[in-house]
RNA sequence: GGAGAGCGCCAGGUGGUCGCUGUCCCCGAUGCGGGGCGGAGGAAAGUCCGAACUCCGACGGGCAGCAUGCUCGCUAACGGCGAGGCGCGGCGACGCGACGGAAAGUGCCACAGAGAGCAGACCGCCCGGAAUCCCCGGCAACGGUGAUCCGGGCAAGGGUGAACGGGUGCGGUAAGAGCGCACCGCCCGGCCGGUGACGGUCGGGGCACGGCAAACCCCAUGCGGAGCAAGACCAAGUAGGGAAGCGGUCCGGGCCGCCCGUCCCGUCCCCUCCGUGGGGACCGCUUCCGGGUCGGUCGCACGAGUCCGGCGGCAACGUCGGUCCCAGAGGAAUGACCACCGCCGCCGGUCCGCCGGCGGAACAGAAUUCGGCUUACGGGGCUCUCCGGCG
RNA sequence: CGGGGCGUGGCGCAGCCUGGUAGCGCAUCUGCUUUGGGAGCAGAGGGUCCCCAGUUCAAAUCUGGGCGCCCCGACCA
Repeated sequence: GGAGAGCGCCAGGUGGUCGCUGUCCCCGAUGCGGGGCGGAGGAAAGUCCGAACUCCGACGGGCAGCAUGCUCGCUAACGGCGAGGCGCGGCGACGCGACGGAAAGUGCCACAGAGAGCAGACCGCCCGGAAUCCCCGGCAACGGUGAUCCGGGCAAGGGUGAACGGGUGCGGUAAGAGCGCACCGCCCGGCCGGUGACGGUCGGGGCACGGCAAACCCCAUGCGGAGCAAGACCAAGUAGGGAAGCGGUCCGGGCCGCCCGUCCCGUCCCCUCCGUGGGGACCGCUUCCGGGUCGGUCGCACGAGUCCGGCGGCAACGUCGGUCCCAGAGGAAUGACCACCGCCGCCGGUCCGCCGGCGGAACAGAAUUCGGCUUACGGGGCUCUCCGGCG
Repeated sequence: CGGGGCGUGGCGCAGCCUGGUAGCGCAUCUGCUUUGGGAGCAGAGGGUCCCCAGUUCAAAUCUGGGCGCCCCGACCA
């Protein structure tokens, strides 16, 4: 100098002028008033996970469904985070992994190929046989060799494919083959280390067990549903309306997948077989038709909170002490301009200390609130790795 | 703010669950038929399956992320 890797940081500052918004205060002026204080993010985003909170009458069980899936920990919880194991990628710093089960079962493996699952013989290699033919030797009988055919052995090599029944080497054989042996791989068992995933080592077994579970499935664990337009209250208004259903053993009520158990679930009157049965009135709830409004308050800002420090832990994190109060609007505020300073880039000058001019500054904006993930995006810092050059 | 659905030739759709060949109708083009046109008949062309990754031998289809479009939800009584 170049190319990378990891970790943490910032998201301009100050002043002035003109505005916006929440809240508190002031007025001898209640106004289109004045003053004080506060006013977006690392992602406020996607809504992908997990919770808080609220409602569905209370609680529990099973099936189905969905999600997660190496181990140990952290956490309120999680599909998140930390550390470790194993595998893969990279020369390396380091990164990535939906990483349980395919010797429980079912299914699929197109095309090609002989054969695609307890397979198979197209070319090929080897042995034997018969007849015919070519060539060679021989006077001849005949012998040798090759091709074709028939019977058999083999799976080394070729070929097909994403994948074909361990790999490499030596021996062995007619040719071959875990057929035998050594090493590697695989399986089974013991011992040792580790909380564990797993690792190491010793012995045994010629190998039985192809791939796919982001195919069905099996195993383990977890999960009721809806969402702040949840939900609660007040006010205004109406045709203060109508219909259907429900309100104690059945039906219904965590409805909007199914089933089951325990408990609970209006008032009054009449009939009555005195039962929780039938009927009626009122009240309450749900749905539909019709109607009205486009208002206010709470939920809603002290919280699994911010910052600093100590202690424990490799870390995630926990704990203790101190400190701070930090947006709450409702078509929805947080802005614009100017000056100076700071940052980055380019150009020019230079007495190498700097000076001057021009330009640039991303992604994006709260809407009940937190913890994460993912996606978008500008700048700068520290540490580390590899390569090249110079000393 | 919250919830749900869709994206496949020019247009409207199927195929996706259960992965191997992308198909149907209308439209377009060519030929026949007709005096000519329409209709009809025969044939042809045309698709990054919204985009990017992953799983798999193989992805429109399965999984994850992103983009775009559409629909629904106010309160009172």
Two RNAs folded together computationally: RNase P RNA and transfer RNA, 468 nucleotides in total. It holds a member of the Rfam family "Bacterial RNase P class A". The coordinates come from a structure-prediction model, not an experiment, and the mean pLDDT is 80.